[in-house]
This is a predicted structure of a 72-nucleotide RNA (transfer RNA) from Gymnodraco acuticeps. Its Rfam family is "tRNA". By type it is a transfer RNA. NCBI's taxonomy places the organism under Eukaryota, Chordata, Ctenosquamata, Bathydraconidae, Gymnodraco. RNAcentral holds the sequence, with entries from Rfam.
RNA sequence: GGGGAUGUAGCUCAGUGGCAGAGCGUGUGCUUUGCAUGUAUACGGUCCUGGCUUCAAUCCCCAGCUUCUCCU
Numbered sequence: 001g002g003g004g005a006u007g008u009a010g011c012u013c014a015g016u017g018g019c020a021g022a023g024c025g026u027g028u029g030c031u032u033u034g035c036a037u038g039u040a041u042a043c044g045g046u047c048c049u050g051g052c053u054u055c056a057a058u059c060c061c062c063a064g065c066u067u068c069u070c071c072u
Base pairs, nucleotide, nucleotide: 001071002070003069004068005067007065010024011023012022013021018055025043026042027041028040029039030038048064049063050062051061
């Protein structure tokens, strides 16, 4: 220098053009003398950034950035 992939909750990851989810996690209650476990409930997101298309974009398209990887 060129090609490919990646970006979504604190972490690991789903998701599909029509209100954004799971597990783990954290807080609180119950259970216990206490802890752990179990259980109920709650918390938590500018879906990397900017633009384009669309009635409507996390999703399509363009550019940029991050990280990983391959070639040279």